Record summary
Bacterial RNase P class A from Segetibacter sp., 370 nucleotides, folded computationally. The organism belongs to Segetibacter, within Bacteria. The sequence was found by an Rfam model in a public genome assembly. Rfam family: Bacterial RNase P class A. It is annotated as a ribozyme. From the family's description: Ribonuclease P (RNase P) is a ubiquitous endoribonuclease, found in archaea, bacteria and eukarya as well as chloroplasts and mitochondria. The coordinates come from a structure-prediction model, not an experiment, and the mean pLDDT is 78.

[in-house]
RNA sequence: ACUAUCAACCGAGCUAUCGCCUUUGGAAACGGGGGAGGAAAGUCCGGACAGCACAGAGCAAUCUACCGGUGAAUAGCCGGCUAUUUCGCGAAAGCGGGAUAAGAGACAGUGCCACAGAAAAUAACUAUCGCGCAGAAGUGCGGGACAAAGGUGAAAAUGUGAGGUAAGAGCUCACGGUGUUGGUAAGUAAUUGCCAGCGCGGGUAAACCUUGGAUGCUGAAAUGCCAUGUAUAGGAUCGGUUUGAGGGCUGCUCGCCCAAUCUCUAAUAGAGAGCCAUCCAGGGUAGGCAGAAACAGGUGUGUCAGUAAUGACCAUCGCAGAUAAAUGAUAGCCUUGGAACAAAAUCCGGCUUAUGAGUUGGUGGUACCC
Numbered sequence: 001a002c003u004a005u006c007a008a009c010c011g012a013g014c015u016a017u018c019g020c021c022u023u024u025g026g027a028a029a030c031g032g033g034g035g036a037g038g039a040a041a042g043u044c045c046g047g048a049c050a051g052c053a054c055a056g057a058g059c060a061a062u063c064u065a066c067c068g069g070u071g072a073a074u075a076g077c078c079g080g081c082u083a084u085u086u087c088g089c090g091a092a093a094g095c096g097g098g099a100u101a102a103g104a105g106a107c108a109g110u111g112c113c114a115c116a117g118a119a120a121a122u123a124a125c126u127a128u129c130g131c132g133c134a135g136a137a138g139u140g141c142g143g144g145a146c147a148a149a150g151g152u153g154a155a156a157a158u159g160u161g162a163g164g165u166a167a168g169a170g171c172u173c174a175c176g177g178u179g180u181u182g183g184u185a186a187g188u189a190a191u192u193g194c195c196a197g198c199g200c201g202g203g204u205a206a207a208c209c210u211u212g213g214a215u216g217c218u219g220a221a222a223u224g225c226c227a228u229g230u231a232u233a234g235g236a237u238c239g240g241u242u243u244g245a246g247g248g249c250u251g252c253u254c255g256c257c258c259a260a261u262c263u264c265u266a267a268u269a270g271a272g273a274g275c276c277a278u279c280c281a282g283g284g285u286a287g288g289c290a291g292a293a294a295c296a297g298g299u300g301u302g303u304c305a306g307u308a309a310u311g312a313c314c315a316u317c318g319c320a321g322a323u324a325a326a327u328g329a330u331a332g333c334c335u336u337g338g339a340a341c342a343a344a345a346u347c348c349g350g351c352u353u354a355u356g357a358g359u360u361g362g363u364g365g366u367a368c369c370c
Stems, first nucleotide, its partner, number of pairs: 001366009013333006020035006037341001041352002044350005049219004056254005061215005066080005081103001082101008104210002109208002111204003125150002128145002131142004158176006177200010223290004234280004239276003246258003261273005295318001297317004302313004
């Protein structure tokens, strides 16, 4: 310098004319201010707000899982530790950069690890050693020892060396690896270093499971208020009416709380009327206001603290609010491109997906120069 990939920023502006929505000044005429995104998409996660409660206990279900910080948050983000992996420097030991992690527990238990292989979790196929029998010998048969050597495989009993042994083996020793316990040093902590003891046939928990922690539902057509209007009407249930139907913040059980009346009679049952619950049929209304955008708010190459995420202070701004749905058209200038993906409906913080030009940064590759 080019190229690939990952991440971040930005995502049109100004002037004029006409048109639409909203807000505001004005008696009116006529003026002023504002008007669809970084993802408005997905409806995935977390909340604000509104309605339904306050009594718990047990079982289940769902979610979650290294440490610290930040944050309204259980979302996310930042930094660190550990593990795996990759690149660079280096003789090596190590040091540095990048990426990923759904990062508690395999010594509570169960399950699974195809095929190959003797065997995949209580290892003897080949080979080796040694004993017995047969044989001229090669060798064959039987029993024993053996995990050091070889084979199969992704993975087969901690590594190297020495001693030792019939041959071997942590059997013994030296130096290592790894797990765990104790001590000690550093660190807020996860954790790391050093010393000592005890072990070393695996892996797998987005397999079942165990352990620790946590938990509501509905959704703006929510919800609340006002006005108008009707029928002070009708039917059903072997329902209930304090001997409790029904209702009550995950599900079930128990418990607890709320919960609808009197009369008569031959009286612990029945009848009548009313009320509650569920259902049927019928009648009236379809209008308006709020919710609805002033907030966990935006902006600043501001200041301070911090490794950072982020927070505090200062200054400044008010940046859509429709209700069947407005946010447009034309012309010129500017420009890196006026482009791609795309269109508000209660709102906010994230995540994911789609995305054009340009700029910045990380990592990898190629070429050239020093």